[in-house]
RNA sequence: GUCAGAGUAGCAUCUAAGCGUUAAGUGUUACACCAUGGGAAGUUGGGUGUAAACGAACUCAUCCUUGAGGCGAUUUAGAUGCGCGUCCGCUGCA
Numbered sequence: 001g002u003c004a005g006a007g008u009a010g011c012a013u014c015u016a017a018g019c020g021u022u023a024a025g026u027g028u029u030a031c032a033c034c035a036u037g038g039g040a041a042g043u044u045g046g047g048u049g050u051a052a053a054c055g056a057a058c059u060c061a062u063c064c065u066u067g068a069g070g071c072g073a074u075u076u077a078g079a080u081g082c083g084c085g086u087c088c089g090c091u092g093c094a
Base pairs, nucleotide, nucleotide: 003092004091005090010082011081012080013079014078015077016076017075018074019072020071021070028052029051030050031049032048033047034046038088039087040086042084058069059068060067061066
């Protein structure tokens, strides 16, 4: 110096255990902030806070306060798959 490759944040599906169903959570919008391959700068994407608007599926059994089955853009964990555009670095080959 050439070629090839790996790894982030995170996303999807499945499984399990929870939470809610007396509506929290999720989702939407605005503003501020934060973390984001090993390093640099940085975007898509992600997270946190505040404010605003919107907003849901219950049914059955019962010893009458519990059980079962559903439902929720629900939470967490595990598995599988996917997953950095630039410069340097790393691994492999010559």
Overview: THF (Tetrahydrofolate) riboswitch aptamer from an uncultured Mycoplasmatota bacterium, 94 nucleotides, folded computationally. The coordinates come from a structure-prediction model, not an experiment, and the mean pLDDT is 77. Of the family's consensus pairs, 94% are formed in the model.